The RNA shown here (c-di-GMP-I riboswitch aptamer) has 87 nucleotides and comes from a Syntrophomonadaceae bacterium.

RNA sequence: UGCCGACAAAGGCAAAACUGGCGAAAGCCAGCGACGCAAAACUUAGGGUCUAAGGGCCGUGAUGCCUAUGAUAGCCUGGUUGCCGAA
Numbered sequence: 001u002g003c004c005g006a007c008a009a010a011g012g013c014a015a016a017a018c019u020g021g022c023g024a025a026a027g028c029c030a031g032c033g034a035c036g037c038a039a040a041a042c043u044u045a046g047g048g049u050c051u052a053a054g055g056g057c058c059g060u061g062a063u064g065c066c067u068a069u070g071a072u073a074g075c076c077u078g079g080u081u082g083c084c085g086a087a
Stems, first nucleotide, its partner, number of pairs: 004085002012037002018031005035074001041080003045077003048072003054067004
């Protein structure tokens, strides 16, 4: 240095819920709060999953069905970067 990940050390992040806000929704932002996480740091390149405003289809209509350009990195794979140093 690389691989690797300890009943090590110093730390870090922050699920659900609640409050306020944004959004058509999925979901996101902030506060509070910790379920957990060795990358739960960053990044949609590929896949999965979620939503369906807009568009399309059926229908008198209501409802419905299809579809991301939307979302999810704490779904997986990939890329980039990083703390420590036992076996």
Lineage of the source: Bacteria > Bacillota > Clostridia > Eubacteriales > Syntrophomonadaceae.